[in-house]
RNA sequence: GCCCGAGUGGCGGAAUUGGUAGACGCACAGGACUUAAAAUCCUGCGGUAGCAAUACCGUACCGGUUCGAGUCCGGUUUCGGGCA
Repeated sequence: GCCCGAGUGGCGGAAUUGGUAGACGCACAGGACUUAAAAUCCUGCGGUAGCAAUACCGUACCGGUUCGAGUCCGGUUUCGGGCA
């Protein structure tokens, strides 16, 4: 230099053929149980604004296509693999 694959919450990791982004697990927080803890069970858990209801934003980054993009197209970037 060329080719291929990957980048989604705090972490791992899903998301059918473009149609509610974040299932499920771990971690964390509150509660129940316990003399107390562990284990187990219940609830919550992306960000911003707000007392709240709620609204808006959010899939590495920048654009494009589309009524609609994590998903398709172009460019960039980081990591991994291959070829020379």
A computed fold for an 84-nucleotide RNA from an uncultured Clostridia bacterium, annotated as transfer RNA. The sequence was found in a public genome assembly. Model confidence (mean pLDDT): 82 of 100.